[in-house]
């Protein structure tokens, strides 16, 4: 790398270093940042994996709760918005067509975890 599932509006520092770009990659827009971002520690959040307790059960799996020592995640903004499709509402025309706007649903991408070749 790939392919399967599951989540992706909530949560997490007035700290030390460091020194200029950062928000996945295009485009558009919008932030963040010499008041010091991003990154590194350490600190902290969460509970996928794991442990435990009722519990269903022949046995596995389901379901509730609860741990936080270990494998990993994460700690600006919904995955910062939007890029594709249908939906509704308004707006532009007298309609149909179309266009713009906002809302909503879903897909595609992307993140992470388990797990498979």
């Nucleotide at each position: 790398c790939g392919c399967u599932u599951a989540u992706c509006a909530a949560g997490a520092g007035c700290g030390a270093c460091c020194g200029a770009g950062g928000g996945a990659a295009c485009a558009g827009g919008c932030c963040c940042u010499a008041u010091g971002a991003c990154g590194u520690c350490c600190g902290g959040c969460a509970a996928c994996c794991u442990c435990c307790u009722u519990g269903u059960a022949a046995a596995a799996u389901a379901a509730a709760g609860g741990a936080a020592c270990g494998g990993u995640g994460c700690c600006a903004a919904a995955u910062c918005c939007u890029g594709c499709a249908g939906a509704a509402u308004g707006a532009a025309u007298g309609g149909c067509u179309u266009u713009c706007a906002u809302u909503c649903u879903g897909a595609a991408a992307g993140a992470u975890a388990a797990g498979u070749c």
SAM riboswitch aptamer (S box leader) from Geobacillus sp., 117 nucleotides, folded computationally. Model confidence (mean pLDDT): 80 of 100. Rfam family: SAM riboswitch aptamer (S box leader). Rfam links the family to the GO term regulation of gene expression. The sequence is in RNAcentral, with records from Ribocentre. Lineage of the source: Bacteria > Bacillati > Caryophanales > Anoxybacillaceae > Geobacillus.